Record summary
A computed fold for a 138-nucleotide RNA from a Steroidobacteraceae bacterium, annotated as SAM riboswitch aptamer (S box leader). Of the family's consensus pairs, 97% are formed in the model. Its mean pLDDT, the model's own confidence on a scale to 100, is 80. The sequence was found by an Rfam model in a public genome assembly. Lineage of the source: Bacteria > Pseudomonadati > Pseudomonadota > Gammaproteobacteria > Steroidobacteraceae.
[in-house]
RNA sequence: CACUCAUCGAGACCGGCUGAGGGAUAAGGCCCUUAGACGCCGGGGCAACCGCCAGGACCAACCAUCCUGGAAAGGUGCCAACUCCUGCGAUCAGCCGCGCGGCAUAUGGGUGCCCGCAGCCCGAUCGACAGAUGAGCG
Numbered sequence: 001c002a003c004u005c006a007u008c009g010a011g012a013c014c015g016g017c018u019g020a021g022g023g024a025u026a027a028g029g030c031c032c033u034u035a036g037a038c039g040c041c042g043g044g045g046c047a048a049c050c051g052c053c054a055g056g057a058c059c060a061a062c063c064a065u066c067c068u069g070g071a072a073a074g075g076u077g078c079c080a081a082c083u084c085c086u087g088c089g090a091u092c093a094g095c096c097g098c099g100c101g102g103c104a105u106a107u108g109g110g111u112g113c114c115c116g117c118a119g120c121c122c123g124a125u126c127g128a129c130a131g132a133u134g135a136g137c138g
Stems, first nucleotide, its partner, number of pairs: 001138001003136006013043005021032003027086003044079003049075002052070006083130001088127005094120002097117003101114005
């Protein structure tokens, strides 16, 4: 660096150094930040991916694999905001316009509901893309 799989709405802050930008990425929004952000170092913590322990499934049995639970002294990770939000697609909802459209109506203008089409986009859900982390593999 590529590929595969899993997860990504929960959780967890102090001190020191530094000194101007930072929130992965183009753009937009929003936010953090000289009352010192981001980053680095030390300590503390969160979580439970791997590893560890126990039980179960499978098996004649063992291993492997899978499931459930436990601990947190090991390897990582993480400790503003949902991966901060949006962007691409679908569906739903909303708004607006159109129709020799349908139905109803006191019918003349019209009005209401439904259907179809097009547009917009403030909203919701799902998916895709991208990304992060772990594990495996090359």